RNAcentral holds the sequence, with entries from ENA and MGnify. This is a predicted structure of a 76-nucleotide RNA (transfer RNA) from Lacunisphaera limnophila. Its Rfam family is "tRNA". It is annotated as a transfer RNA. The organism belongs to Lacunisphaera, within Bacteria. RNAcentral records the identical sequence in 6 taxa. The coordinates come from a structure-prediction model, not an experiment, and the mean pLDDT is 80.

[in-house]
RNA sequence: GGGGUCGUAGCUCAGUUGGUAGAGCAUCUGCUUUGCAAGCAGAGGGUCGCGAGUUCGAAUCUCGCCGGCUCCACCA
Numbered sequence: 001g002g003g004g005u006c007g008u009a010g011c012u013c014a015g016u017u018g019g020u021a022g023a024g025c026a027u028c029u030g031c032u033u034u035g036c037a038a039g040c041a042g043a044g045g046g047u048c049g050c051g052a053g054u055u056c057g058a059a060u061c062u063c064g065c066c067g068g069c070u071c072c073a074c075c076a
Stems, first nucleotide, its partner, number of pairs: 001072007010025004019056001027043005049065005
């Protein structure tokens, strides 16, 4: 330098026929308990890596860039 793949909540990930962004764990509140844990009910938390384009509408399609992993090439 070239190819592939990945980037979504604090963590692990789902969502790719384009149509309101989700789950589990964690956190917070309440119930329960003498208290804790467990259990039950509820709540908060996201510029979907960044920028641009296409579209009525983009996590999803296109382009550029950044970062992780990996393969190839080149130099020594």